The RNA shown here (c-di-AMP riboswitch aptamer (ydaO/yuaA leader)) has 135 nucleotides and comes from a Bacillota bacterium. The model forms 92% of the base pairs in the Rfam consensus. Its Rfam family is "c-di-AMP riboswitch aptamer (ydaO/yuaA leader)". On this family, see Barrick et al., Proc Natl Acad Sci U S A 2004: "New RNA motifs suggest an expanded scope for riboswitches in bacterial genetic control". Its family is annotated with cyclic-di-AMP binding and regulation of gene expression in the Gene Ontology. It was read from a public genome assembly, where an Rfam model found it. The source organism's lineage runs through Bacteria, Bacillati and Bacillota.
RNA sequence: UGCUCUCAUCUGCUGAAUCCCUAUCUAGGGAACGGGGGAACCAGACCGCCCUGGGGCGAAGCUCGCAUCGCGCGAGCCGGGUGUUGCUUCCACCCGAGCCCGACAGCUAACCCCGUAAGCGCAUGAAGUGGAGGG
Numbered sequence: 001u002g003c004u005c006u007c008a009u010c011u012g013c014u015g016a017a018u019c020c021c022u023a024u025c026u027a028g029g030g031a032a033c034g035g036g037g038g039a040a041c042c043a044g045a046c047c048g049c050c051c052u053g054g055g056g057c058g059a060a061g062c063u064c065g066c067a068u069c070g071c072g073c074g075a076g077c078c079g080g081g082u083g084u085u086g087c088u089u090c091c092a093c094c095c096g097a098g099c100c101c102g103a104c105a106g107c108u109a110a111c112c113c114c115g116u117a118a119g120c121g122c123a124u125g126a127a128g129u130g131g132a133g134g135g
Base pairs, nucleotide, nucleotide: 011121012120013119014118018031019030020029021028022027032116033115034114035113036112037111042106053104054101055100056099057098061077062076063075064074065073066072078096079095080094081093082092083091085130086129087128088127089126090125
């Protein structure tokens, strides 16, 4: 001096998942954010055929093709995230999982119920237009 790894701090990211109070100190309450159930009206309703459950959280879906014992693979459309002040456009790089209810739920005022996790990161993308601060 270069490269790699680990740890810590500042700081940042996905997500609703943060903050405050009390003291019952492995507890309780509240605010805020988020989710579900739940009238009227509306939707739905009748007939025939086919299939076989249906629903919720979440961006995490649809179609086509290939390959399968199985797991999967590819393409298109569509959906989501990041690039360190907001917005718009471009560009670049990623994700499209998982879990739950248990025969049951359309919307839905009042009302009722529930959650407050988990997991991660690095060197400055560009232009325009706002805001804030400083000179």